[in-house]
RNA sequence: GGGCCGAUGGUCUAGCGGCAUGACGCCGCCCUCACGAGGCGGAGGUCGAGGGUUCAACUCCCUCUCGGCCCA
Numbered sequence: 001g002g003g004c005c006g007a008u009g010g011u012c013u014a015g016c017g018g019c020a021u022g023a024c025g026c027c028g029c030c031c032u033c034a035c036g037a038g039g040c041g042g043a044g045g046u047c048g049a050g051g052g053u054u055c056a057a058c059u060c061c062c063u064c065u066c067g068g069c070c071c072a
Stems, first nucleotide, its partner, number of pairs: 001071007010024003018055001026042005048064005
C1' cells in the first nucleotide's frame, strides 16, 4: 500500500430500512434476624465521526478514525 471483518448504555450482546434488544452490573421496594439467592420496578444509548440516498437510516452508499485478520 491492497483486500476482508468489526465499532450499539459501565461491560458483553441482538437487531441490518419503520418501537434501539437482552444478559450482567447499578438504584429503589418486597422477602430475610442479616447477607446472598429469588420476585417487582427504575435509571442508564451522540448506535465510532462526517456527508449522501430515502417519506423514513443503527441498518443502504461514499469518505475518514480506531481495532482485528490476510496479502504484498

A computed fold for a 72-nucleotide RNA from a Thermoproteota archaeon, annotated as transfer RNA. NCBI's taxonomy places the organism under Archaea, Thermoproteati, Thermoproteota. The coordinates come from a structure-prediction model, not an experiment, and the mean pLDDT is 82. It matches the Rfam family "tRNA". From the family's description: Transfer RNA (tRNA) molecules are approximately 80 nucleotides in length.